Record summary:
Predicted 3D model of a 346-nucleotide part of an RNA (small-subunit ribosomal RNA, central domain) from an uncultured bacterium. Its mean pLDDT, the model's own confidence on a scale to 100, is 89. RNAcentral holds the full RNA, with entries from ENA and SILVA.
[in-house]
Context: one part of a larger RNA
RNA sequence: CUGGGCGUAAAGCGCACGUAGGUUGUCCUGUAAGUCAGGGGUGAAAUCCCACGGCUCAACCGUGGAACUGCCCUUGAUACUGCAAGACUUGGAUCCGGGAGAGGAUAGCGGAAUUCCAGGUGUAGGAGUGAAAUCCGUAGAUAUCUGGAAGAACAUCAGUGGCGAAGGCGGCUAUCUGGACCGGUAUUGACGCUGAGGUGCGAAAGCGUGGGUAGCAAACAGGAUUAGAUACCCUGGUAGUCCACGCUGUAAACGAUGGAUGCUAGAUGUCGGGAUGUAUGUCUCGGUGUCGAAGUUAACGCAUUAAGCAUCCCGCCUGGGGAGUACGGUCGCAAGGCUGAAACUC
Numbered sequence: 001c002u003g004g005g006c007g008u009a010a011a012g013c014g015c016a017c018g019u020a021g022g023u024u025g026u027c028c029u030g031u032a033a034g035u036c037a038g039g040g041g042u043g044a045a046a047u048c049c050c051a052c053g054g055c056u057c058a059a060c061c062g063u064g065g066a067a068c069u070g071c072c073c074u075u076g077a078u079a080c081u082g083c084a085a086g087a088c089u090u091g092g093a094u095c096c097g098g099g100a101g102a103g104g105a106u107a108g109c110g111g112a113a114u115u116c117c118a119g120g121u122g123u124a125g126g127a128g129u130g131a132a133a134u135c136c137g138u139a140g141a142u143a144u145c146u147g148g149a150a151g152a153a154c155a156u157c158a159g160u161g162g163c164g165a166a167g168g169c170g171g172c173u174a175u176c177u178g179g180a181c182c183g184g185u186a187u188u189g190a191c192g193c194u195g196a197g198g199u200g201c202g203a204a205a206g207c208g209u210g211g212g213u214a215g216c217a218a219a220c221a222g223g224a225u226u227a228g229a230u231a232c233c234c235u236g237g238u239a240g241u242c243c244a245c246g247c248u249g250u251a252a253a254c255g256a257u258g259g260a261u262g263c264u265a266g267a268u269g270u271c272g273g274g275a276u277g278u279a280u281g282u283c284u285c286g287g288u289g290u291c292g293a294a295g296u297u298a299a300c301g302c303a304u305u306a307a308g309c310a311u312c313c314c315g316c317c318u319g320g321g322g323a324g325u326a327c328g329g330u331c332g333c334a335a336g337g338c339u340g341a342a343a344c345u346c
């Protein structure tokens, strides 16, 4: 390479947009490049294969045949693919009318709670734990009432509920804005799918500059526990957590399941539409769950949201360790990321 695979055994890029490329609906006409058929030329010899023969046999050698699966020329065929022209509407896109949503961005507003500050009442405890102690408190704490300040997060509603490509998104209002869905079937007429490179987005932690800091809390300190305790528990507490701008580009970034299209029993719940027209209904489109037929799987399980049956395109795997290491390259302020071996060993 061929072949076989990728939910859990090795293997789906974290996700999207999109370049090249690959691939591409229905009908008709032409062409004849691919394809198929006939004919011709060539395909040196040796080798390989078959038959016969020569060395006593064999290896070896000789003669003949076949073969050389290829290339070129030519004459045809036209189902399929390609190419050219034309037509179509089912795929795709647009338009019109609707309703749903924590989709995104910005600004403003709200109440509960927490902590702090000031004042009132009030007095000896409070806090914490398995038990304690460190800690706070007679300079008046805890508790309770009034007023004020600040930052962060939004109880109930809340739901295998919704939205988003993924990461993710949850108080309320306004403005700006993306996508999906249903109905109409008006327009276009294959405009589609995938996508190496590339580009963008991308939790948390981390980094840079400047703000902010209530609570929580790596590091750190103290108190306990213990043989020890650089921990688990307790009292404190700084980065950080928050905001703006920039960087980083990784996660069990998981459905451990790439995207698209078609086909293959149903039952039941739920969300958003529609039809019927009043039915606790039925039908239908699009999501989201559960259980199951055929089928599939090593099994577990999956099963119209496939891991079934097929087609197209991309990514990836090839024993364990060494190792996601070394070296080189590249990106990054750094931390480090991406790419990614071998010796050796079992």
Base pairs, nucleotide, nucleotide: 004317005316006315007300008299012314014201015200016199017198021194022193023192025088026087027086029084030083031082033081034080035077036076037075038074039073040072041071042070049065050064051063052062053061054060091191092188093187094186095184096183097182098181103177104176105175106174107173108172109171110154114150115149116148117147118146119145120144121143125136126135162169163168206247207246208245209244210243211242215241216240220236221235222234223233258313259312260311261310262309263308266291267290268289269288270287271286272285273284274283275282276281295302296301319346320345321344328339329338330337331336